The RNA shown here (c-di-AMP riboswitch aptamer (ydaO/yuaA leader)) has 128 nucleotides and comes from a soil metagenome. Of the family's consensus pairs, 92% are formed in the model. It matches the Rfam family "c-di-AMP riboswitch aptamer (ydaO/yuaA leader)". Gene Ontology terms of the family: cyclic-di-AMP binding and regulation of gene expression. The prediction has a mean pLDDT of 80.
[in-house]
RNA sequence: CGCCGAGUCUCCGGCCACUUCGGUUGGAGAGCGGGGGAACCAAGUUUCUGGGGCGAAUCCACUUUGGUGGAGGCGCGAGCUCCUUUAGCGCCAGCCCGACAGCUAACCCCGUAGGCCGUCAAAGGAGA
Numbered sequence: 001c002g003c004c005g006a007g008u009c010u011c012c013g014g015c016c017a018c019u020u021c022g023g024u025u026g027g028a029g030a031g032c033g034g035g036g037g038a039a040c041c042a043a044g045u046u047u048c049u050g051g052g053g054c055g056a057a058u059c060c061a062c063u064u065u066g067g068u069g070g071a072g073g074c075g076c077g078a079g080c081u082c083c084u085u086u087a088g089c090g091c092c093a094g095c096c097c098g099a100c101a102g103c104u105a106a107c108c109c110c111g112u113a114g115g116c117c118g119u120c121a122a123a124g125g126a127g128a
Base pairs, nucleotide, nucleotide: 001118002116003115004114008030009029010028011027012026013025014024015023016022031112032111033110034109035108036107041102050100051097052096053095054094058071059070060069061068062067072092073091074090075089076088080127081126082125083124084123085122086121
C1' cells in the first nucleotide's frame, strides 16, 4: 500500500503521552449490517426425524471413512475510482437461539468485530 468482512466516521468526558500527529477508556450520534414484529398474501398442514438465525460456506455420487469427483455458491484478479469478461489462484468454515419465530407497515431489539501465505496477468466500457 492492499485484501476478506456490516464492522466506518463525527462529537463529549476521564486517563496516558505530547513540538506536532496521537493512544486508551466510558458515552452520544450518523452511516452501514442483522433479528423480532400486523393487514393482505402464502401455508393449509406439521409438530424428536425438533425448529430457527448469522454467513458464500450448500446439494449429490463414490469411498480404502483418509478423502475424491460433479453441480452450484463466494473471494482475489491494483493504471486513480467504478462496472463487465477471461486466463490463473483460493474458499465452501465456524458460531448462535433454546421449544420458538413465513412474509410483514408502525414499533421494538442487537452488532459495528476478528483475521490475512496478500496483490504487482489480459481485454472492454464509464467517470475523474